[in-house]
RNA sequence: ACACGUUGCGCCGUGUAUAAAUAGCCAGUUAGGGCGCAAGCGUCCCGGCUCUGCCGGGGGUCUGG
Numbered sequence: 001a002c003a004c005g006u007u008g009c010g011c012c013g014u015g016u017a018u019a020a021a022u023a024g025c026c027a028g029u030u031a032g033g034g035c036g037c038a039a040g041c042g043u044c045c046c047g048g049c050u051c052u053g054c055c056g057g058g059g060g061u062c063u064g065g
Stems, first nucleotide, its partner, number of pairs: 001016005006039006025065004033041001043059007
């Protein structure tokens, strides 16, 4: 410098041409993906349909140190 951990900005962490992960402070909790703000991609709940799925509505992890 770039890539990755859903997306944008910041941070945290990992990697070096690859896109993963036992990393991302610790413990518990949650279906909820590392953290903050925003989003609402995944995911969860409800309803519908021409039901391997699609469409509409809703929620948007939380607690302690």